Annotation: This is a predicted structure of a 316-nucleotide part of an RNA (large-subunit ribosomal RNA, domain IV) from a bioreactor sludge metagenome. The full RNA is in RNAcentral, with records from SILVA.
Context: one part of a larger RNA
RNA sequence: AUUAGCUAAGGGAAAUCGGCAAAAUGGCCCCGUAACUUUGGAAGAAGGGGUGCCAGCUAUGAGAAUAGCUGGUCUCAGUGACCAGGGGGGCCCGACUGUUUAAUAAAAACAUAGCUCCUAGCUAGCCCGAAAGGGUGUGUACUGGGGGCGACACCUGCCCAGUGCUGGUAUGUGAAGCUGGGGUUCAACCUAGUGAAGCACCAGUAAACGGCGGGGGUAACUAUAACCCUCUUAAGGUAGCGAAAUGCCUUGCCGGAUAAGUACCGGCCUGCAUGAAUGGUAGAACGAGGUCCCCACUGUCCCUAGCUAGUACUUA
Numbered sequence: 001a002u003u004a005g006c007u008a009a010g011g012g013a014a015a016u017c018g019g020c021a022a023a024a025u026g027g028c029c030c031c032g033u034a035a036c037u038u039u040g041g042a043a044g045a046a047g048g049g050g051u052g053c054c055a056g057c058u059a060u061g062a063g064a065a066u067a068g069c070u071g072g073u074c075u076c077a078g079u080g081a082c083c084a085g086g087g088g089g090g091c092c093c094g095a096c097u098g099u100u101u102a103a104u105a106a107a108a109a110c111a112u113a114g115c116u117c118c119u120a121g122c123u124a125g126c127c128c129g130a131a132a133g134g135g136u137g138u139g140u141a142c143u144g145g146g147g148g149c150g151a152c153a154c155c156u157g158c159c160c161a162g163u164g165c166u167g168g169u170a171u172g173u174g175a176a177g178c179u180g181g182g183g184u185u186c187a188a189c190c191u192a193g194u195g196a197a198g199c200a201c202c203a204g205u206a207a208a209c210g211g212c213g214g215g216g217g218u219a220a221c222u223a224u225a226a227c228c229c230u231c232u233u234a235a236g237g238u239a240g241c242g243a244a245a246u247g248c249c250u251u252g253c254c255g256g257a258u259a260a261g262u263a264c265c266g267g268c269c270u271g272c273a274u275g276a277a278u279g280g281u282a283g284a285a286c287g288a289g290g291u292c293c294c295c296a297c298u299g300u301c302c303c304u305a306g307c308u309a310g311u312a313c314u315u316a
Base pairs, nucleotide, nucleotide: 001311002310003309004308005307006306007305008304010302011301014300019297027051028050029049030048031047036041038151052073053072054071055070056069057068058067059066060065074078086295087294088293089292090291091290092289093287094286098110099109114149115148116147117146118145119144120143125136126135127134128133153281154280155279157212158211159210162209163208164205165204166203167202168201171200172199173198177194178193179192180191181190182189213231214230215229216228217227240274241271252268253267254266255265256264
């Protein structure tokens, strides 16, 4: 110096990206226990008290024993060692248990119950296979397959112009073939008609892919604009939420907490560029998830010191 372990007066996170690490809590019995809540929980919430040994007695019991009462007694310390929860509060995300990158990622990612859409009437549809054949399934729409969202609760607005999908079709276009005409000795060839799907055309469809404006003026202080005008679109963002895991400007502004807070929480709305199953908003429980605060506790630190064991190292 380093590895492992231990102890430190006073302070107690001032250390640090961050309480990382360590400390503290800890068993059992009794008392007691908030907001919130899907009434199950939250909850071992929190917070208190007790705990050894000896003697006698009480209750129950067949006994073993269990529960208790009274008195005594020792230690710094009685779950005497070991074993053995730190706790509380706010917010974000995901409902939950579960799954995942074998060997740098366990998560907010995946899955999930549930909701919804599409598809299929069975010789079905989908999948494997040049095929035979096989799976779904010896099933039959309360079923099978596929897509999206993701418990529950309250909801899910407007747009079918574009792209897609579905349906329709008088008409147009439309290959081969067929028919007629021309042409040829026969043909080739030329030409007209007929002509399926598709496209054009007409509808429907957004829990299909997706989309959801600009300018000007106006109220008896000012400011603002319920109101009016205008351009324009397929329709001009509804309910909600909002400096957000989304806000550039930005450390926005106000409030809370601190002596001091680019963080955090509550408001505001001027949303660069929120927004409704690409789901919106709430929300108990849950989480080796993320973030902020408080209590307890501590060598993380002020500020280092000492001890035990090993290693490096030195000498023999």
Rfam family: Bacterial large subunit ribosomal RNA. The coordinates come from a structure-prediction model, not an experiment, and the mean pLDDT is 86.